[in-house]
RNA sequence: GCCCCUGUAGCUCAAUGGAUAGAGUAGCUGGCUUCGAACCAGUUGGUUGCGUGUUCGAAUCGCGCCGGGGGCG
Numbered sequence: 001g002c003c004c005c006u007g008u009a010g011c012u013c014a015a016u017g018g019a020u021a022g023a024g025u026a027g028c029u030g031g032c033u034u035c036g037a038a039c040c041a042g043u044u045g046g047u048u049g050c051g052u053g054u055u056c057g058a059a060u061c062g063c064g065c066c067g068g069g070g071g072c073g
Stems, first nucleotide, its partner, number of pairs: 001072007010025004018056001027043005049065005
């Protein structure tokens, strides 16, 4: 330098172009317990990497840029 994959909550990941972007875990609060852990209930947390375009509608499709992984040279 070229090609492929990838970027969503603190972390690991879902989400057919269409309802308010969800789950687990973590955090917080409460229950339980002598106190903790475990368990149970509730709850907080998001510019879907950035920009732009297509569309009635974009996390999802196109283009550019940035980050990560891999292959070729």

Description
Transfer RNA from Desulfurispirillum indicum S5, 73 nucleotides, folded computationally. Its Rfam family is "tRNA". Its family is annotated with triplet codon-amino acid adaptor activity in the Gene Ontology. It is annotated as a transfer RNA. The prediction has a mean pLDDT of 81.